[in-house]
Transfer RNA from an Elusimicrobiota bacterium, 72 nucleotides, folded computationally. The sequence is in RNAcentral, with records from ENA. Its Rfam family is "tRNA". It is annotated as a transfer RNA. The coordinates come from a structure-prediction model, not an experiment, and the mean pLDDT is 82. The same sequence occurs in records of 2 taxa.
RNA sequence: GGAUCGGUAGCUCAGCGGUAGAGCAAACGCCUCUUAAGCGUAAGGUCGUGGGUUCGAUCCCCACCCGGUCCA
Repeated sequence: GGAUCGGUAGCUCAGCGGUAGAGCAAACGCCUCUUAAGCGUAAGGUCGUGGGUUCGAUCCCCACCCGGUCCA
């Protein structure tokens, strides 16, 4: 340099046109003599960045940034 896969909550990952979810972690509560475990509640996101298409984009198109793999 080329090809390809990925970037979504603190972490690991779903979702692939109709304004985003789970598990774990953290917070609060219940339980317990206390802790852990268990149970419950609420919170937490400019969906890597910038454009384009569309009534509408995490999703489709283009460029760029970052990471993995392969080729040279």